[in-house]
Overview: This is a predicted structure of an 88-nucleotide RNA (Glycine riboswitch aptamer) from a Chromatiaceae bacterium. Model confidence (mean pLDDT): 76 of 100. The sequence was found by an Rfam model in a public genome assembly. Its Rfam family is "Glycine riboswitch aptamer". From the family's description: This family represents the bacterial glycine riboswitch.

RNA sequence: GACAACCCACGGGAGAGCCCGGCAUCGCCGGCGCCGAAGGCGCAAUUCCGCCCGGAAUCGCUCAGGCAAAAAGGACCGCGGGGGAGAG
Numbered sequence: 001g002a003c004a005a006c007c008c009a010c011g012g013g014a015g016a017g018c019c020c021g022g023c024a025u026c027g028c029c030g031g032c033g034c035c036g037a038a039g040g041c042g043c044a045a046u047u048c049c050g051c052c053c054g055g056a057a058u059c060g061c062u063c064a065g066g067c068a069a070a071a072a073g074g075a076c077c078g079c080g081g082g083g084g085a086g087a088g
Stems, first nucleotide, its partner, number of pairs: 006082003010078003017032001019031005033067003039063001040061003046057004
């Protein structure tokens, strides 16, 4: 001593029926339809790791979660601080 994982604060942060039925009706349960951006799973397709293998993803699945607004959550992005494998 640049800087990675990781942690914290702040700012931004999407999609999809407030459909149908029932009930003890600010909601819950069931049905059908739908969404992807916590988490989880997968590599058939797409993309990336030069190719294979293997792996990963903002790709796929939709288990979980979610589908009026608000709230909450929220991948990811920006910024600041901590942290410290460790290049030089």